[in-house]
Context: one part of a larger RNA
């Protein structure tokens, strides 16, 4: 000077408390450990690994295992020889890659050849998801969006170093004010950026329809309109600006007015010096080491999907604030051409046929669901719950046995609200309800978004956890 203390003082955070809903018990989904296996590829490991890399493992992917095949190689550059190819068709043969045979067919030219492609050969080399993240770059997590971390000059100290950055107030903030041997400055904070909340100006189609006209069983359907909604570009608006009080007359705090909004309006992006030899050599790049008829490269099949168990994260429930049936209402955001696919027809249904329209404010997916109305069930392992299983089907795809999703009928398990313990959340939040998208042939209870309905509670800072400032002790550096 740090770090630490079951030292002290002050302060903050869903940290506790106050509340609401969960997890831990059940079934299933998913990840992991373990075990098993020919292989169950690899990585991630307290917080900060475990629905994580994986925004999508039937083949492919694929890195693993078995079998089989290739050796200048699937890929790059260079040299020599041959061919006219490549591609397409046919034949022999294989589980498949592969191997062999026949037919057809290039461009430029100074006629030497050249370009491109294929085949053969020799070697330089290729190749490696082999090792080392404790050799590295890059990227990322984390403390933490915590309020801190430093420098120049000056001053003090023999020096390490201190001062500034401490103190009195104040703030979300090293935010600002005042004081002070300090005076300034930098990286952070804040602001500048984006979305959202209010109204204005401009604009009016594919969106809108108040008034006017036309038309219809009906519908902005048509003429038209530019008001309204909306769309999207510009500018306005909020600044403690105004009033009162508190305070050192300061910074600032409390109350009020006006206002769509009030004291950072709400949300996002933004992550200081550094810490963890944190993570990643399997995104990529890369030093060194290692393999070179294999640790490289094809193919087929299997595995990554195993299952006595253990844990994490989720979904569905245990019901009446509910289940089921019937008729009916109201979103936002995003997607669509190898795509979305309407009407209509067939099927109980998944779906099939059909093909209008739409590169989409035009057409389509499309129905929002919870909610409200009517009816039914009558507290029961049930008209709760849906696992498991049988049969019959549909779809994608070369192919659903290992190992996909969906439908119908039948089957109906555990489960009566969950021990110790533990998690999230302070408002349009929690809870609850559905909808969309990425990936993607197909395959979400995951992920990323969107809107609908919409709470309870916060006395307070003694305690638990994490953090900040000052101070104290010195077993530690």
């Nucleotide at each position: 000077u740090g770090a630490c203390g079951g030292g002290g003082a002050c302060c903050c955070g869903c940290a506790c408390a106050a509340g609401c809903g969960g997890u831990g018990g059940a079934g299933c989904a998913u990840g992991u450990g373990g075990u098993u296996u020919a292989a169950u590829u690899c990585g991630a490991a307290g917080c900060a690994a475990c629905g994580c890399g994986a925004a999508g493992a039937a083949c492919c992917u694929u890195a693993c295992c078995g079998g089989u095949c290739c050796u200048u190689g699937a890929c790059a550059u260079c040299c020599c020889c041959c061919c006219g190819a490549c591609g397409c068709u046919u034949c022999c043969g294989u589980a498949a890659c592969g191997g062999g045979a026949a037919g057809u067919u290039c461009c430029c030219u100074u006629c030497g050849g050249g370009g491109c492609g294929g085949g053969g050969g020799a070697g330089a080399c290729a190749g490696g998801u082999g090792g080392u993240g404790c050799a590295u770059g890059g990227u990322u997590g984390u403390c933490g969006u915590c309020a801190g971390c430093u420098c120049g000059u000056g001053u003090c100290g023999u020096g390490a170093g201190a001062u500034g950055u401490u103190g009195g107030g104040u703030u979300a903030a090293g935010u600002c004010c005042c004081g002070c041997a300090a005076c300034g400055a930098g990286c952070g904070c804040a602001a500048c950026c984006c979305c959202u909340g209010c109204g204005g100006u401009c604009a009016g189609u594919a969106g809108c329809c108040a008034g006017c006209g036309a038309g219809u069983c009906a519908u902005g359907u048509c003429g038209g309109g530019a008001a309204c909604u909306c769309u999207g570009a510009c500018g306005g608006g909020a600044c403690g600006g105004c009033c009162g009080g508190a305070g050192a007359c300061a910074a600032u705090c409390c109350g009020g007015a006006g206002g769509a909004a009030g004291g950072c309006g709400g949300g996002g992006a933004u992550g200081a010096c550094g810490u963890c030899a944190a993570a990643u050599c399997a995104u990529c790049a890369u030093g060194c080491c290692c393999c070179u008829u294999a640790u490289g490269g094809g193919c087929c099949g299997g595995g990554c999907g195993a299952c006595a168990c253990a844990c994490g994260u989720g979904c569905u429930a245990c019901a009446a604030u509910g289940g089921c049936g019937c008729a009916g209402a109201c979103a936002g955001a995003g997607g669509g051409a190898g795509g979305c696919g309407a009407a209509c027809c067939c099927g109980c249904g998944a779906g099939g046929g059909g093909g209008a329209g739409c590169a989409a404010a035009u057409c389509c997916g499309g129905a929002a669901a919870a909610u409200g109305g009517c009816g039914u069930c009558c507290c029961a392992g049930u008209u709760c719950g849906g696992a498991c299983u049988g049969c019959a089907g549909c779809c994608u795809g070369c192919a659903a046995c290992c190992c996909g999703g969906c439908u119908g009928c039948a089957c109906g398990a555990a489960g009566c609200c969950g021990g110790a313990a533990u998690c999230g959340c302070u408002a349009g939040u929690a809870a609850u309800c559905g909808c969309g998208g990425a990936u993607c042939a197909g395959a979400a209870u995951g992920c990323c978004g969107c809107g609908g309905u919409g709470a309870a509670u916060a006395c307070g800072u003694u305690c638990c956890c994490g953090g900040g400032u000052c101070u104290u002790g010195u077993a530690c550096a």